Notes
Model confidence (mean pLDDT): 75 of 100. The RNA shown here (SAH (S-adenosyl-L-homocysteine) riboswitch aptamer) has 65 nucleotides and comes from Azonexus sp. NCBI's taxonomy places the organism under Bacteria, Pseudomonadati, Pseudomonadota, Azonexaceae, Azonexus. The sequence was found by an Rfam model in a public genome assembly.
Order: sequence, then C1' cells, then structure tokens
RNA sequence: CCUACCGAGGGGCGCUGCAAGAGAACAUUCUCUCAGGCUCGGUUCACAAACGGCGCUCACUGUCC
Repeated sequence: CCUACCGAGGGGCGCUGCAAGAGAACAUUCUCUCAGGCUCGGUUCACAAACGGCGCUCACUGUCC
C1' cells in the first nucleotide's frame, strides 16, 4: 500500500440508479442486480461514537398541549 473474514452502528416498505458485480454485444454500448459501497472495533469479534439519496412508517428519546 492492497485485500479477505467477523461483529456493531434500532427497523420495515417503496422509488431512482452513481460506483461495483454479472451477462450480451464486439469496441460503442446495452441489460440485470444494486442506497452499510461508509465508519469503528476485531481475528473468542464486547459496550459504543460519528455518519449513510428521496418518500412513508414503526421503535426509542426530548419538548409542548
């Protein structure tokens, strides 16, 4: 420097499709999947922090009535 795996960051439903992956074209793109791809900790993984497009909704917390 690159990369694999595990766990956590409270959930569900719907929409779009950038990166990435797969397939087809055969050089040019098209199709499908797709909003934990990020952060933290670790390799007997805890408790956690800061975050994660849009809409709706549940849970949790606070304030007011």